[in-house]
RNA sequence: GCGCUUAUAGUCCAGUGGCAGGAUGCGAGCUUCCCAAGCUCGAGACCCGGGUUCGAAUCCCGGUAGGCGCA
Numbered sequence: 001g002c003g004c005u006u007a008u009a010g011u012c013c014a015g016u017g018g019c020a021g022g023a024u025g026c027g028a029g030c031u032u033c034c035c036a037a038g039c040u041c042g043a044g045a046c047c048c049g050g051g052u053u054c055g056a057a058u059c060c061c062g063g064u065a066g067g068c069g070c071a
Stems, first nucleotide, its partner, number of pairs: 001070007010024004018054001026042005047063005
């Protein structure tokens, strides 16, 4: 330098154009003499900039960062 691939709550992982979901963590409550465990509820995220589309986390282009390969 070229190609491929990945980027989503604090962390890990789903999500093949139509309300972004789970686990864990966090907050509140229930339970308990207390703690832990358990149960219920709640807040919290689409890497950045453009394009396509009625509508983009998803498709296209560029960029940034990580990984793999070639030179």